[in-house]
Context: one part of a larger RNA
RNA sequence: UGUAUAUAAUGGAUGUCUUGGUAACUAUAGGCGAUGACAGACGCUAAAAUGCGAUAACCUUGAUAAGGUUUCUUAAUGGGGUAACCUACUAAUAAAAUUAGUGUUUUUUACGCAAACUGGAUGAACUGAAACAUCUAAGUAAUCCAAGGAACAGAAAUCAAAUGAGAUUCCCAUAGUAGUGGCGAACGAAAUGGGAAAAGCCCAAAAAAAAAAUAAAAAAAAAAAUAUAAUUUUGAAUAAUUUACAAAAAAAGUAAUAGUCUUUUUUUUUUUUUUUUAUUUUUUCAUUAUGAGUAUGUUUAGACACGUGAAAUCUUAACAGAAUAAAGGGGGACCAUCCUCUAAGGCUAAAUACUAAUAGUUAACCGAUAGUGAACUAGUACCGUGAGGGAAAGAUGAAAUAGAACCUUUAAUUAGGAGUGAAAUAGAACCUAAAAUUAUAUACAUAAUAGCAAUAGGAGCUGAAAAGUAACUAUAUACCUUUUGUAUAAUGGGUCAGCGACUUAUUUUUUUUAGCAAGCUUAACUUAGGUAGGCGUAGAGAAAUCUAGUCUGAAAAGGCGAAAGUUAAAAAAUAUAGACCCGAAACCGAGCGAUCUAUCCAUAAACAGGUUGAAGGUAAAGUAAAAAUUACUGGAGGACCGAACUGGUUUCUGUUGCAAAAGAUUCAGAUGAUUUGUGGAUAGGGGUGAAAGGCUAAUCAGGCUCGGAGAUAGCUGGUUCUCCUCGAAAGCUAUUUAGGUAGCGUCUUAUAAGUAAAAAUUAAUGGUAAAGCACUGUAUUGAUUAAGUUGAUUCUGAAUCAUAACAAACUAUGAAUAUUAAUUUUUUUAUUAUAGGAAACACACAGUGGGUGAUAACAUCAAUUGUGGAAAGGGAAACAACCCAGAUCAUAAAUUAAGGUCCCUAAAUCUUAUUUAAGUGGAAAACGAGAUUUAUAAUCUUUUACAAUCAAAAGGUGGGCUUAGAAGCAGCCAUCCUUUAAAGAAAGCGUAAUAGCUCAUUGAUAUAGAUGAUUAAUCCGGAAAAUUUAACGGGGCUAAAAUAAGUACCGAAAUUAUGAACAUUAUUUUUGUGGUAGAGGAGCGUUGUGUAAAUCAAAGAAGAUUUAUUUAAAAAUAAAUUGGAGAUAUCACAAGUGCGAAUGCUGACAUAAGUAACAUUAAGAAGUGUGAAAAUCACUUCCGCCGAAAAAUUAAGGUUUUCUAUUCAACGAUGAUCGAAAUAGAGUUAGUCGUAACCUAAGAUAAGGUUGAAAAACGUAGUCGAUGGAAAAAAGAUUAAUAUUUCUUUACCAUUAAUAUUUGUGAUGAAAUGUUUCGAAAAGUUUUUUAAUCCUAAUAUAGGAAAAUUAGGUUUUUAAUAAAAAAAAUUAUAACCAAGUAAAUCUAGUUAUAUAAUUUAAUUAUUAUAAAAAAAUUAAAUAAAAUUAUAUCGACAAGAAAAAUUUCUAACAUAAAUAUAUUAAUGUACGUACCGUAAUCCGACACAGGUAAUUAAGUAGAGAAUACUAAGGCGUAU
Repeated sequence: UGUAUAUAAUGGAUGUCUUGGUAACUAUAGGCGAUGACAGACGCUAAAAUGCGAUAACCUUGAUAAGGUUUCUUAAUGGGGUAACCUACUAAUAAAAUUAGUGUUUUUUACGCAAACUGGAUGAACUGAAACAUCUAAGUAAUCCAAGGAACAGAAAUCAAAUGAGAUUCCCAUAGUAGUGGCGAACGAAAUGGGAAAAGCCCAAAAAAAAAAUAAAAAAAAAAAUAUAAUUUUGAAUAAUUUACAAAAAAAGUAAUAGUCUUUUUUUUUUUUUUUUAUUUUUUCAUUAUGAGUAUGUUUAGACACGUGAAAUCUUAACAGAAUAAAGGGGGACCAUCCUCUAAGGCUAAAUACUAAUAGUUAACCGAUAGUGAACUAGUACCGUGAGGGAAAGAUGAAAUAGAACCUUUAAUUAGGAGUGAAAUAGAACCUAAAAUUAUAUACAUAAUAGCAAUAGGAGCUGAAAAGUAACUAUAUACCUUUUGUAUAAUGGGUCAGCGACUUAUUUUUUUUAGCAAGCUUAACUUAGGUAGGCGUAGAGAAAUCUAGUCUGAAAAGGCGAAAGUUAAAAAAUAUAGACCCGAAACCGAGCGAUCUAUCCAUAAACAGGUUGAAGGUAAAGUAAAAAUUACUGGAGGACCGAACUGGUUUCUGUUGCAAAAGAUUCAGAUGAUUUGUGGAUAGGGGUGAAAGGCUAAUCAGGCUCGGAGAUAGCUGGUUCUCCUCGAAAGCUAUUUAGGUAGCGUCUUAUAAGUAAAAAUUAAUGGUAAAGCACUGUAUUGAUUAAGUUGAUUCUGAAUCAUAACAAACUAUGAAUAUUAAUUUUUUUAUUAUAGGAAACACACAGUGGGUGAUAACAUCAAUUGUGGAAAGGGAAACAACCCAGAUCAUAAAUUAAGGUCCCUAAAUCUUAUUUAAGUGGAAAACGAGAUUUAUAAUCUUUUACAAUCAAAAGGUGGGCUUAGAAGCAGCCAUCCUUUAAAGAAAGCGUAAUAGCUCAUUGAUAUAGAUGAUUAAUCCGGAAAAUUUAACGGGGCUAAAAUAAGUACCGAAAUUAUGAACAUUAUUUUUGUGGUAGAGGAGCGUUGUGUAAAUCAAAGAAGAUUUAUUUAAAAAUAAAUUGGAGAUAUCACAAGUGCGAAUGCUGACAUAAGUAACAUUAAGAAGUGUGAAAAUCACUUCCGCCGAAAAAUUAAGGUUUUCUAUUCAACGAUGAUCGAAAUAGAGUUAGUCGUAACCUAAGAUAAGGUUGAAAAACGUAGUCGAUGGAAAAAAGAUUAAUAUUUCUUUACCAUUAAUAUUUGUGAUGAAAUGUUUCGAAAAGUUUUUUAAUCCUAAUAUAGGAAAAUUAGGUUUUUAAUAAAAAAAAUUAUAACCAAGUAAAUCUAGUUAUAUAAUUUAAUUAUUAUAAAAAAAUUAAAUAAAAUUAUAUCGACAAGAAAAAUUUCUAACAUAAAUAUAUUAAUGUACGUACCGUAAUCCGACACAGGUAAUUAAGUAGAGAAUACUAAGGCGUAU
């Protein structure tokens, strides 16, 4: 480690149960609300839920009924507003408290909420039409308005048809008819008949009206009434046994199953109240009147089943426009006749539709992954900015007031005893307790052995046995899907458990069964019943029409007819519906989003430092005056360098990250078209866009949410038990068709008929293979010659003759196979027709003869045969398609096929003859080769061949020419003769030319065969590739290779033998039984119903675990253990009825794996303490890090995280005694800080108003709305946690009152002011800081002194008085005044006069005072960005509003009111803790990211760069 067994753990299936749901039925009720609803917020508290409201799980009351209280928000209603908050006015009263009133519209009244039903307004798209536009979907979805318990409709200007009916509504039928319709898809009446229910009236005119009594029913409340005991078992009796009773055997409960235990039920009676319904009673009239911008017409649109059509009828917009009962409308164009009704005014119950809510009842409905999303604190937790989305989660026991006292162990959880209980393996993580998964124990096995893990055989070991294990041997590449074809390296599944897919309604057809039958049958409705209607009983024809016939036709003749149906049930298919299940991208409707981001609007804020030096100015000199020039000054710029800030160029890291876009490095802009905060505007075919199809909440070539909706999907995937019979196709035709569909062919089932196939013989058909060349066309050679050409010959050359060939689109010939007919034989139903049901129309390879291609392809096309597909077995090593052969099952049986017989490996080291030497066999061509064997003839040869050896190979002559030379051998010409046995005027090498060496040729020696061809066969070379020898299956083989002949043997699921089962058939032999798609047949099991008031069951049901037995299978039966209350035979019936797959759904558990990682390398170390335990907590010491922050304030946001105590399960990336975790308690104090009670901006809202089908949109006055304007405070002390808030001290502001003095006061009007940009330079003042002085301490020692050094310190508030630079500003009096304007003494303006002074401040000094301090409490240097200062100068892009404030009048007026001073009183609500560049915010996290503003120390430095430091804070939680 494997197998087996046992015991545990984990987990929560199964069984049983039901508090909750589901679907219906019956009745009630059909609304609530300004007397404040629905729905909420906050409280009453104890956390939720329920209940209630400051009288707060209630008050009054004996009980019911009834009454009381009922905060705040909400129609919300005094005004406002970010719902549950802020903030007014008026009246009553002497004042306060308190109470009441104050919305809009208005005569009443109404407003808002609520499930469906109803009427109306507006009105899609997906989809279907196999595309799409009319059409369809559909007047559906959706939005909006309005009403009621119902709504709407309604008493004929209606239908009908020559008879008549008599309002409306609803149901059945008529009828899928008439009809409409790209006459496609599809849409689809009415009259009339049968029913439910029934009800008629009024106004347009003249006289007018009500009231009382009785009865019944229903609802609620109250009362009375039958009957059981014992024994046994048990923890417990309702069980079993015996026995009694009966107006009640519906149901539930009670320690198991109860008629007689309890509650009920059943029956009867009484009382009270309310509502509803019904009934009864009384009076009057009969004349007159008859709906005008209407009917109707034309044009247009809509509705009618009816799409403009021949289109009536109804409604409608525009235009025109009647009659008046002697009239008018309708009767499907229109006209006439006839019939019928009386429009242009109105009301009306019932029958019908629906159920949010209340009460009751029922279920062949569910039973916790089911049933509602919800059996439980569920529309909860949680997610999202929002609209919106949306879970999981039931069970101890009869009893918990039996929930485990007490003891031991531990820091604790646990654990072990004890005790309770019938049971604790019922112990709260609690009934039963399966599987995956995990662990332990025992037996066997296992380290030279591997593999779809099994099957067959099988020794050993273990065990009492049953049985377990399994060395070794043989065979063997999962399953599903999709495919021509999958071990496939094609799809799908990690495993297990539960859930998970052909249903239901209606239509039509067929089959089977049943009923009745020339008939069968009901629908609505209904007590019985009900005949409307349907199908059938007669057909033919286009029809009139005729009729057992009829139609066509002149006729002959021919076509279609003259046969029992119908109703119901079941099964199969079909059509319409989501229609077997899951799955789009999309389309449309209505809403929600600009906290992200784009642009814009309003109001605010930010930009260290350094550099350059425009215009302009001044001066000089210059000019007639200018210009230009020089110097100085000046400080411009979409200027330069460079931090913050904004961006995002390069590279690397990261990519299961620190991060769903970051880090490191580098880079761009950085006074501008700059950047940023807060508030606001624009929105989905829309916005915004310096434009990238960018951005619009991690979503963008059209956002998100919900709905139409189960859109559609000729596409992919999946589709669950068994057995039996038969068994395909991948072809033709058509197709916007080619992966779809339809018809035919092929399969199957039933019925009927009685055919069909193969072989043989005979007889026919035909134009292929072959053959051939007369024809058609191509083509060879020769002869002859017309003709042409040339000066001429030559040359070319039709036709003819002879000759040699070729052909899919040539044929004077012409098979085999094939096809047709007849006869015979064999097979024995194999054939055809009708009816029901299909699947299939992707084919593959091999052989044959062909086309295309390259006589390429595992290529492609059609034909033909076979196999695979759908076929297993044997062979070919392995190998769908090749060879053999078609598996019903069983058997140590027998014989063979293909193929084999040395070993692996069953069978011949078999026989005879030959070949091969190459491991050929056991890959390959042209071509090559004196490799080998075989056959054939030819030539040479004892007159001596072929080869070898020895010798000769000569002379004329150096042939002639040429040449410098050319002598056999550069070249040209010629190539003779002689001597010879033979010898070229030379076949080659060679020389400058000669020479020289060979060859041909000849002789000798030696010797018997030799030579070159051709034929058949074998072998060799040609022959180089990539993980591995790797081209016999391996060993190996010289046969165990090859050829020929032969014998024997092996060899399959074939054949045979024996036995068994099933099918076919009336039966027996015989025969048959491979099988995908598919057709047909027969069964098993699951849940529920009847059977069942029965049977089994505490003497133990179901379920779970295990074992055994039985059956052809699905399965069944029995036993043991567990379990602790139900289960069910048989035969029928009804289905949410069977799972391994759907990247299926939910849960549990694995694997990877004890692996990666533990989130910036700023850094820790030691000691002490606490504690069960300390790397991590506290304290101490040392060390390290940040320091324009990693410090300190503060806005937003968060919402208690703050502080203290206790605790450590979970949370914290480890640990924890610690914590921002858990539990409990505590904590936020304001006239001056902020916000509101003041103001206005962008913008919002909006009385009236304008527009619009509705909803609603725009918008004036007004009202809201800060990011802006506007009164006032400081220091010190204090708490565990607050402080400009408390305390101490000293101030200030507003309002009111009193007193004193004073004055006309004074607005919602007028004016001023408030009040505004950007840039630049320079100066003053102050805090801070540096150095020095001074003080304190240390160095410093037994005492004293002590220079120098080091460290720290040398402070702050308020008031009065005085001072105060540079610089800046302008006032007073009088009069006029046509502008503001109505008025003004104000403002602006004008005129005159007067004056040079006045005003404004940062701050400083002195004195006093207070706080702090142990002491010191001086004098210099020096920055600011704070302040003087909204100053000054400059520039052009020319820089909110209103209130407060001041002045002025209109008006008002002597009761009051104003101003100043003093004194006194008053001063509301809300916020205030804590985090706040972060572990408290936004990013799912204690996340290397993001986040507005303020403060701004030292040394060096230009600097807020950078480096090191201070204060202060940290060392990043392995």
Molecule: large-subunit ribosomal RNA, half A
Organism: Candidatus Carsonella ruddii